A computed fold for a 515-nucleotide part of an RNA from a metagenome, annotated as small-subunit ribosomal RNA, 5' domain. Its mean pLDDT, the model's own confidence on a scale to 100, is 88.

[in-house]
Context: one part of a larger RNA
RNA sequence: GGACGAACGCUAGCGGCGUGCUUAAGCUAUGCAAGUCGAGCGGGGUUUUUCGUCGAGUCUUCGGACGAAGUGAAAGACCUAGCGGCGAACGGGUGAGUAACACGUGAGUAACCUUCCCCACGGACCGGGAUAACAGCCCGAAAGGGCUGCUAAUACCGGAUAUGAAGCAUCAUCGCCUGAUGAUGCUUGGAAAGGGGCAACCCACCAUGGGAGGGGCUCGCGGCCUAUCAGCUAGUUGGUGAGGUAACGGCCCACCAAGGCGACGACGGGUAGCCGACCUGAGAGGGUGACCGGCCACACUGGGACUGAGACACAGCCCAGACUCCUACGGGAGGCAGCAAGCGGGAAUAUUGCACAAUGGGCGAAAGCCUGAUGCAGCGACGCCGCGUGAGGGACGAAGGCCUUCGGGUCGUAAACCUCUGUUGGUAGGGACGAUAAUGACGGUACCUACUGAGGAAGCUCCGGCUAACUCCGUGCCAGCAGCCGCGGUAAGACGGAGGGAGCAAGCGUUGUCC
Numbered sequence: 001g002g003a004c005g006a007a008c009g010c011u012a013g014c015g016g017c018g019u020g021c022u023u024a025a026g027c028u029a030u031g032c033a034a035g036u037c038g039a040g041c042g043g044g045g046u047u048u049u050u051c052g053u054c055g056a057g058u059c060u061u062c063g064g065a066c067g068a069a070g071u072g073a074a075a076g077a078c079c080u081a082g083c084g085g086c087g088a089a090c091g092g093g094u095g096a097g098u099a100a101c102a103c104g105u106g107a108g109u110a111a112c113c114u115u116c117c118c119c120a121c122g123g124a125c126c127g128g129g130a131u132a133a134c135a136g137c138c139c140g141a142a143a144g145g146g147c148u149g150c151u152a153a154u155a156c157c158g159g160a161u162a163u164g165a166a167g168c169a170u171c172a173u174c175g176c177c178u179g180a181u182g183a184u185g186c187u188u189g190g191a192a193a194g195g196g197g198c199a200a201c202c203c204a205c206c207a208u209g210g211g212a213g214g215g216g217c218u219c220g221c222g223g224c225c226u227a228u229c230a231g232c233u234a235g236u237u238g239g240u241g242a243g244g245u246a247a248c249g250g251c252c253c254a255c256c257a258a259g260g261c262g263a264c265g266a267c268g269g270g271u272a273g274c275c276g277a278c279c280u281g282a283g284a285g286g287g288u289g290a291c292c293g294g295c296c297a298c299a300c301u302g303g304g305a306c307u308g309a310g311a312c313a314c315a316g317c318c319c320a321g322a323c324u325c326c327u328a329c330g331g332g333a334g335g336c337a338g339c340a341a342g343c344g345g346g347a348a349u350a351u352u353g354c355a356c357a358a359u360g361g362g363c364g365a366a367a368g369c370c371u372g373a374u375g376c377a378g379c380g381a382c383g384c385c386g387c388g389u390g391a392g393g394g395a396c397g398a399a400g401g402c403c404u405u406c407g408g409g410u411c412g413u414a415a416a417c418c419u420c421u422g423u424u425g426g427u428a429g430g431g432a433c434g435a436u437a438a439u440g441a442c443g444g445u446a447c448c449u450a451c452u453g454a455g456g457a458a459g460c461u462c463c464g465g466c467u468a469a470c471u472c473c474g475u476g477c478c479a480g481c482a483g484c485c486g487c488g489g490u491a492a493g494a495c496g497g498a499g500g501g502a503g504c505a506a507g508c509g510u511u512g513u514c515c
Stems, first nucleotide, its partner, number of pairs: 001515004006511005013387006019380002021345001026343003030340003035086003040083002043080011057066003093298003103222007112215003117211004122206002125159004134149006165188010194203003224270003231261003236258006243251001273295004277288004300321005323334004351377001353376003359373001360371004390420004400411004424456001425452006434442001459504005464485003470499005480487002
């Protein structure tokens, strides 16, 4: 000098864009943050229309006609707890752990998986038994649960079928020569679901091949400190076999062998999420990993699996632990490192805001619903950038302050005063783009116009040298200053005040950290 997620002191007019718990991965009141589909299914409720039944009642020519409420059926509309489907593994948070194939980069997978989406091809036949909801009864303070009975499906189960799939054999082609691909043959097990529409058709369903995108696993190389850590290792290293996985593998197990790693630093200890990047620097390098983007890890602590295409799953389940809450004392409930917010800790870090209008996501045929993702607004000079606090004229150089050699000098064109301007401010009117066929939270915002009046808007640090800026008074090694050198003991340009000056400026200084 530059930089900062800063803090502290003094000061403070406005706007735009950013940015804001670096500490206790401490604990959390309250609300919200993941739902959706009635075009999968059976119910329940509300309602409309039509028809039937009953029938208060009205009319009557006494034959009958009409007919409210109730009730039954059919059709339609709306709502929905439950079964079922998809989503909930994304999006959002945090950085505890991790020195590791975690990350970066480059390869490999002849050892693999892939819901939804795209392309291609073939198919969807025949049956069956349940169970929620519901109804009845019962237990419980609650959370919730039990028994009996009924019922549906795109829920579940059995059988059939197979373009194909899998295994084996043969042949061909190829190969990074334990194989890959194709053809043929044999063998094995083995699919499906309907819904909407008058219909055409649309949406779903099953099998297989390919694609796209996503992922698993493996390997080379690379990036912290410590040798005052020098030896480490029994599933340890390898083999055979069996198991397990989507898949290779000591991943797991039995047996066998005795190996494997290490001064090119094993093992141990400390510290740490990694990267794109960011800061600095001429560069080489050094430092950092906040915001934004990619990857990883975690979700009260530890462990475990279930479901599923995908999890060992932040707002799922089970067990254990600590803690908190409710309780009728028998028993239950919970997990903000989601968005706000509270307490605590701290030098220190914001609103319990608005909207789904846009972008994106989930579900749905769609309308649409949900979305604290996101878009916006609020608060903070926390940062960067921009603007303003006026412009021109104005000497007899006023008053006043300060200094003085008492002549004067200086603040100083500074003020007053005159003439203007209207950025900004205020008032009023108009008023968007963003999104258009329609739909705007932001927002009557930005912006434009008119009127108004210099009016509301300057401070902070420094002035001994480094380093730009000097005098007076006070003080008297005191009080104090200080980044280094050093100032202060009676004339202090270094302390304190004042006048003046220098430098920055809505900031200026101080502290901390990095280059």

Notes:
The RNAcentral record of the full RNA draws on SILVA.